[in-house]
Annotation: Predicted 3D model of a 356-nucleotide RNA (Bacterial RNase P class A) from Neptuniibacter sp. It was read from a public genome assembly, where an Rfam model found it.

RNA sequence: GGAGUUCGCCAGACAGUCGCCGCUUCACUUCGGUGGAGGGGAGGAAAGUCCGGGCUCUACAGGGCAGGGUGCCAGAUAACGUCUGGGCGGCGCGAGCCGACGGAAAGUCCAACAGAGAGUAUACCGCCUAAGUAUCUUCGGAUACCGGUAAGGGUGAAACGGUGCGGUAAGAGCGCACCGCGUGACUGGCAACAGCUCACGGCGAUGGUAAACCCCACCUGGAGCAAGACCAAAUAGGGGGGCAUUUACGCGUGGCCCGCGCGGCCCCCGGGUAGGUCGCUCGAGGUGUGCGGCGACGCACAUCCCAGACGAAUGGCUGUCCAAGACAGAACCCGGCUUACAGGCCGACUUCCGCA
Numbered sequence: 001g002g003a004g005u006u007c008g009c010c011a012g013a014c015a016g017u018c019g020c021c022g023c024u025u026c027a028c029u030u031c032g033g034u035g036g037a038g039g040g041g042a043g044g045a046a047a048g049u050c051c052g053g054g055c056u057c058u059a060c061a062g063g064g065c066a067g068g069g070u071g072c073c074a075g076a077u078a079a080c081g082u083c084u085g086g087g088c089g090g091c092g093c094g095a096g097c098c099g100a101c102g103g104a105a106a107g108u109c110c111a112a113c114a115g116a117g118a119g120u121a122u123a124c125c126g127c128c129u130a131a132g133u134a135u136c137u138u139c140g141g142a143u144a145c146c147g148g149u150a151a152g153g154g155u156g157a158a159a160c161g162g163u164g165c166g167g168u169a170a171g172a173g174c175g176c177a178c179c180g181c182g183u184g185a186c187u188g189g190c191a192a193c194a195g196c197u198c199a200c201g202g203c204g205a206u207g208g209u210a211a212a213c214c215c216c217a218c219c220u221g222g223a224g225c226a227a228g229a230c231c232a233a234a235u236a237g238g239g240g241g242g243c244a245u246u247u248a249c250g251c252g253u254g255g256c257c258c259g260c261g262c263g264g265c266c267c268c269c270g271g272g273u274a275g276g277u278c279g280c281u282c283g284a285g286g287u288g289u290g291c292g293g294c295g296a297c298g299c300a301c302a303u304c305c306c307a308g309a310c311g312a313a314u315g316g317c318u319g320u321c322c323a324a325g326a327c328a329g330a331a332c333c334c335g336g337c338u339u340a341c342a343g344g345c346c347g348a349c350u351u352c353c354g355c356a
Stems, first nucleotide, its partner, number of pairs: 001352006008345003012321007020041002023038006043327001047338002050336005055224004062258004067220005072086005087101001088099004102215002107213002109208003124153002126149003132145005161179006180203001181201005186195003228278004238269006249263004285304008
């Protein structure tokens, strides 16, 4: 100097002028508001509505089943499917990145094409001719049948572990050595796991992201601020019909069962309201410093108040600077994840080239 990986930050600025919303305070007021002063006023994703909660209501959120969610270990957290650290596996020269990561000898199911054969599955080409039968014979043997074989070749993503030696008629864990696999012990580690460790066992069984059904472990009521609470006003607490009076039946915040509670039920005609206040922003809050921890984060002290609109507030104009402004606007709140994104700044690390 080039090319990369990864963490964090900013997300136009300044000045003038007119305008908007809310709060505090003063004065005035026809009680509707008006004026002055002071402070504040959209995001890193406010987006998606994908998770988790706070909060509100609902039987006590009862008991169970089904359903749903998660899925290596240890931690953080209010909690999570999030995050941190580690293990194992995969990709990358590397820094790093990804993982839908419990179980395939509990069972069932699926696997195109090729191939003889795709799971307690095989004999296409080969190899052998021991043993048995038949024929011929130059008596060495030859041929055929029957039989043996899965080491060699071929097909395929994958074919009954691999290499070597022995053995055999030819072969085969048939036997042996080493490797691999399984089980157990020992060592290290909280653990998942690991091992230049030891012992035993010839050890049948491909693949499926089990993201096939399934099995196992743990978690799990429901609905949602259009939740819900209160106030005011208005009308017609009106009219008609049927059924029932025990049982039953209906309703009660996903489905089914049990249990508990409430209740007469159904249909038709007609009338009124849909306005306001609260919820609504002081929080699992922000910032700084110190301590603990590999880290996520926690504790202590100090300090700050930082939008609450409601047909929905931040806009218009002028000038300057500049990175020439991308993605894009709160509507109960918070912790995450995912997606979109112009430009700029900073740190750490990897690799290549060159120089000293």